The part of an RNA shown here (large-subunit ribosomal RNA, domain VI) has 248 nucleotides and comes from a marine sediment metagenome. The coordinates come from a structure-prediction model, not an experiment, and the mean pLDDT is 87. The full RNA is in RNAcentral, with records from MGnify.
[in-house]
Context: one part of a larger RNA
RNA sequence: CGCUGGAGUCUUGAGGGGAGUCGCCUCUAGUACGAGAGGACCGAGGCGAGCCAACCUCUGGUGUACCAGCUGUGCCGCCAGGCGCAUCGCUGGGUAGCUAAGUUGGUACGGGAUAAGCGCUGAAAGCAUCUAAGCGCGAAGCCCACCCCAAGAUGAGGACUCCUUAUCAGCUCGGUCAGAGAUGAUGACCUUGAUAGGCCCUAGGUGUAAGGCAGGUAACUGCUUUAGCCGAGGGGUACUAAUGAGCG
Numbered sequence: 001c002g003c004u005g006g007a008g009u010c011u012u013g014a015g016g017g018g019a020g021u022c023g024c025c026u027c028u029a030g031u032a033c034g035a036g037a038g039g040a041c042c043g044a045g046g047c048g049a050g051c052c053a054a055c056c057u058c059u060g061g062u063g064u065a066c067c068a069g070c071u072g073u074g075c076c077g078c079c080a081g082g083c084g085c086a087u088c089g090c091u092g093g094g095u096a097g098c099u100a101a102g103u104u105g106g107u108a109c110g111g112g113a114u115a116a117g118c119g120c121u122g123a124a125a126g127c128a129u130c131u132a133a134g135c136g137c138g139a140a141g142c143c144c145a146c147c148c149c150a151a152g153a154u155g156a157g158g159a160c161u162c163c164u165u166a167u168c169a170g171c172u173c174g175g176u177c178a179g180a181g182a183u184g185a186u187g188a189c190c191u192u193g194a195u196a197g198g199c200c201c202u203a204g205g206u207g208u209a210a211g212g213c214a215g216g217u218a219a220c221u222g223c224u225u226u227a228g229c230c231g232a233g234g235g236g237u238a239c240u241a242a243u244g245a246g247c248g
Stems, first nucleotide, its partner, number of pairs: 001152001005163007015149004021049007033038001050107006059100004066093005071086006110144003117137004170247004174190005195241003198237005204230003211224005
C1' cells in the first nucleotide's frame, strides 16, 4: 500500500514446514519345530540408547555493580576503620538471568491407497492361468492422523462486538519501561497512574559488621549479634520521572 467505512477480539485452512530412529529384557513358552543340540512366528508388557523441544523445582555451571577472608603497596595526619592498584589482585561462597551434565515431554495409536510379493474368481485358448473384465491382502516408504506457520489464498475467506460526523471508535509522534529487542517490531504503562527509579517489608546470598564492654603480656577470643551488608526476585508505597503534540 492492498483486501472498498473504521477498529478490536476469536477463527477456517488452500498451501507450506517439522517430526519419522534403534536396542535389550520378561511373558506367551522351553510351547510350535527338532533325534538331540537348540529354539521361534503371531501377540502382550517393561527398561533403555540416540535425536528433538520446552523449562530452571531439584543437581550443578556461570554470575567482572552481592557478601566474606587474605597478601603487597599508595593514600585518607596517626591508631582503628576504609579506599585505589595489583588478571574481578588472590581465595571461599553466591540471588536473578542465561544454561546442561539437570528436569519434563515427544519420537504414539490408528485409518486410506499402494510397491515387490501372495491370492480369489476368470476367459481369450472346453484344459491351465493372480489379469485380459472384476475382487482381496500386502512396507520404516506415499496420503491422512501428531506439532508449528498460514487469507498478499490479490480467489485477499468466516463469526462476534464497538463507532459511524464525533476533538467518536481508533491510531501516530513524544515519554516511563520489559515477559521484547541489532534498528524497526512486539508487549506494559503515561496522574482516572504501580511503568521505571527511590523508599518500606520480604524471599534469598554471605555468615555474626562497626563501635563498646569483658578476658588475655600478646596474637586473639567472648558478649552485645542468626548480626551487618546486599545487583537483577516477590509484595507494597506516588517521594522522583511518565509534561504533552497531532491524525481521524